Bacterial RNase P class A from a Betaproteobacteria bacterium, 375 nucleotides, folded computationally. The coordinates come from a structure-prediction model, not an experiment, and the mean pLDDT is 77.
RNA sequence: GAAGCUGGCUAGACAGUCGCUGCGCGCGCAAGCGCGGAGAGGAAAGUCCGGGCUCCAUAGAGCAGGAUGCCGGUUAACGACCGGACGCCGUGAGGCGAUGGAAAGUGCCACAGAAAAUAUACCGCCGAUGGCCGGACUUGCUGCCCGCAAGGGCGAUAAGGACGGAUCAGGUAAGGUUGAAAUGGCGAGGUAAGAGCUCACCGCGCUGGUGGCAACAUCAGUGGCAGGGUAAACCCCAUCCGGAGCAAGACCAAAUAGGCAGGCGUUGAGGCGGCUCGUCGAGCCUGCGGGUAGGUUGCUUGAGUUCACGGGUAACCGUGCGCCUAGAGGAAUGACUGUCCACGACAGAACCCGGCUUAUCGGCCAGCUUCUUUU
Numbered sequence: 001g002a003a004g005c006u007g008g009c010u011a012g013a014c015a016g017u018c019g020c021u022g023c024g025c026g027c028g029c030a031a032g033c034g035c036g037g038a039g040a041g042g043a044a045a046g047u048c049c050g051g052g053c054u055c056c057a058u059a060g061a062g063c064a065g066g067a068u069g070c071c072g073g074u075u076a077a078c079g080a081c082c083g084g085a086c087g088c089c090g091u092g093a094g095g096c097g098a099u100g101g102a103a104a105g106u107g108c109c110a111c112a113g114a115a116a117a118u119a120u121a122c123c124g125c126c127g128a129u130g131g132c133c134g135g136a137c138u139u140g141c142u143g144c145c146c147g148c149a150a151g152g153g154c155g156a157u158a159a160g161g162a163c164g165g166a167u168c169a170g171g172u173a174a175g176g177u178u179g180a181a182a183u184g185g186c187g188a189g190g191u192a193a194g195a196g197c198u199c200a201c202c203g204c205g206c207u208g209g210u211g212g213c214a215a216c217a218u219c220a221g222u223g224g225c226a227g228g229g230u231a232a233a234c235c236c237c238a239u240c241c242g243g244a245g246c247a248a249g250a251c252c253a254a255a256u257a258g259g260c261a262g263g264c265g266u267u268g269a270g271g272c273g274g275c276u277c278g279u280c281g282a283g284c285c286u287g288c289g290g291g292u293a294g295g296u297u298g299c300u301u302g303a304g305u306u307c308a309c310g311g312g313u314a315a316c317c318g319u320g321c322g323c324c325u326a327g328a329g330g331a332a333u334g335a336c337u338g339u340c341c342a343c344g345a346c347a348g349a350a351c352c353c354g355g356c357u358u359a360u361c362g363g364c365c366a367g368c369u370u371c372u373u374u375u
Stems, first nucleotide, its partner, number of pairs: 001371010012340007020039002023036005041346001045357002048355005053245004065241005070084005085099001086097004100236002105234002107230003122176002124172003129169003132165003137160004142155005184202002187199003203225001204223008249297004259288006270280003304323002307320005341344001
């Protein structure tokens, strides 16, 4: 210098004017006014996990259902996070992994292929063994011919038969062919050809030792090796989970209608604007309680956080000092102007918190890796 890996920070800046929503102070009977100060995020989002809080019956047991799934730790809790083990990927820094059980049982494995799981045999190899065909040759018996004889020739027949053929039965799974996956791998011996059939090494199972809290690693011995894969298929095992949610819930509480209790009332309650007369004629009054509209609350000081110190590899925990940082309720957080720059992405709180995931213009910092160059 180039290309990368991991982690973190930031999210236009400054000034002015006018608004909006809370808060504090002052004035005002009140409505309101004035001053001061505060006012979205790293994801406020998706609502995918976990918890607080609230109510339901203090929420126990069982079934169903769901979630999680190597080991250890952190935490209020988790499916999150940290550290480690193992496997895979990468030259590397590093990244990714639902990573218990396939010997409880059931299911599935398209196409292709001989065969997808009680193994089997398409091509191939062999054909040892038992047949078949050929068969030099050996042995036995016998006929004819030649020869004086010894012997020779030809033929028929019985038994055996090295060897050959690859023909049948059969053996084999080394090699080829299919596939995502083919019944341990590779080499040597062995064999008719082959085969854990035997042996060495590797892998695997079992036993023991050592190290580690553990997952696991490693060493030694031993077994010739058994049942390929799939459990984000059913299932089995272990652990966890009661339900609904701030429109939860709590408090105050009209009008109207209805309810309950008491009192009065046809010997006239009550209405007809106050009284009398007149008239109508059966309800009227008081209290209580539930609920609706409406209002208040829940509401933001909290598993909060800066810094320092201590413990821990880390997640995280403890102590001390300091800080307060939206709280609306149809829903405020905005608009305009000026200057500057690298010209500004995704996006807007609604009870709160811890995570995960997703979206995001750019900029900056730290640590580390590989390659190249120079000294």